The RNA shown here (c-di-GMP-I riboswitch aptamer) has 81 nucleotides and comes from Candidatus Segetimicrobium genomatis. The sequence was found by an Rfam model in a public genome assembly. Model confidence (mean pLDDT): 90 of 100. Taxonomically the source falls in Candidatus Segetimicrobium (Bacteria, Bacillati, Candidatus Sysuimicrobiota, Candidatus Sysuimicrobiia).
[in-house]
RNA sequence: UUCCGACAAGGGCAAACCCGUCGCGAGGCGGGGACGCAAAACCACGGGUCAGGAGACGAUCCUGAUAGCCGGGCUACCGAA
Numbered sequence: 001u002u003c004c005g006a007c008a009a010g011g012g013c014a015a016a017c018c019c020g021u022c023g024c025g026a027g028g029c030g031g032g033g034a035c036g037c038a039a040a041a042c043c044a045c046g047g048g049u050c051a052g053g054a055g056a057c058g059a060u061c062c063u064g065a066u067a068g069c070c071g072g073g074c075u076a077c078c079g080a081a
Base pairs, nucleotide, nucleotide: 004079005078012037013036017032018031019030020029021028022027035068042073043072045071046070047069048066049065050064051063052062053061054060
């Protein structure tokens, strides 16, 4: 340094739900709150799921959301086995 992840050390983040707020909506943001997380830091590249719109039905297309759905990219604290 890389891989790896301890009944180690220092810590970190924050699900559901509630309040406020933004949005047509999925959902986002702030506060409270902890289900959990060794990247639950960041990135929408691929897939999935969700929302809005289009399409005679449908196939499908467009726009957006989700990184705590999965894969991938990239960065990082500690150092037992």